[in-house]
RNA sequence: CAAUGUCUUUAGGGGUGGCCAUUUAAUAGUGGUCUGAGAUUACACCCUCUGAACCUGAUCGAGGUAAUGCUCGCGAAGGGAAUAGACCACCAAUGCAU
Numbered sequence: 001c002a003a004u005g006u007c008u009u010u011a012g013g014g015g016u017g018g019c020c021a022u023u024u025a026a027u028a029g030u031g032g033u034c035u036g037a038g039a040u041u042a043c044a045c046c047c048u049c050u051g052a053a054c055c056u057g058a059u060c061g062a063g064g065u066a067a068u069g070c071u072c073g074c075g076a077a078g079g080g081a082a083u084a085g086a087c088c089a090c091c092a093a094u095g096c097a098u
Base pairs, nucleotide, nucleotide: 001095002094005087006086007085008084010082011048012047013046014045016042017034018033019032020031021030022029054079055078056077060073061072062071063070
């Protein structure tokens, strides 16, 4: 500064890219690295209508990068998965910045 939340039970939804090296018939395998909460490995992470988790638009636009949804826009666009209980507070918990 912002803010109506925080936690729990049970249930459900979602994403998993880029680059380098090595290996190979082949990004199939292995290792490293960039961003991020999370990069197909986790009973992890995030999100569940107060819904930007995530999808469509999108082989999108601007900027930037070794490269990529990397950042912003698009977005008072559309879609999208739940109830119950307890607690706290009227700016406290919580988030961001210093």
Predicted 3D model of a 98-nucleotide RNA (TPP riboswitch aptamer (THI element)) from a Bacteroidota bacterium. The prediction has a mean pLDDT of 76. The sequence was found by an Rfam model in a public genome assembly.